[in-house]
A computed fold for a 72-nucleotide RNA from a Patescibacteria group bacterium, annotated as transfer RNA. Rfam family: tRNA. Its family is annotated with triplet codon-amino acid adaptor activity in the Gene Ontology. The family's RNA type in Rfam is transfer RNA.
RNA sequence: GGCCACGUAGCCAAGCAGUAAGGCGGGAGUCUGCAAAACUCCUAUACGCGGGUGCAAUUCCCGCCGUGGCCU
Numbered sequence: 001g002g003c004c005a006c007g008u009a010g011c012c013a014a015g016c017a018g019u020a021a022g023g024c025g026g027g028a029g030u031c032u033g034c035a036a037a038a039c040u041c042c043u044a045u046a047c048g049c050g051g052g053u054g055c056a057a058u059u060c061c062c063g064c065c066g067u068g069g070c071c072u
Base pairs, nucleotide, nucleotide: 001071002070003069004068005067006066007065010024011023012022018055025043026042027041028040029039030038048064049063050062051061052060
C1' cells in the first nucleotide's frame, strides 16, 4: 500500500429498514439467627464519527476513525 471482517450500556452480546432482546454486573426486596445460594422487582444518556438515499436508517450506500485478520 491492497483486500476482508467487525465497532450496539461498565463488560459480553441479539437484531440488519417500522423506532433497540438477553446475560453478566449494580441497586432494592423475599427467604435466613446472620450470611451465601435461590427467587422477585428495578437499574443505563447503548447503535464509532460525518454525509447520502428513503415517509422512516442500528440496519442500505459513500467517506473517515478505530480494532482484528489476510496479501505484498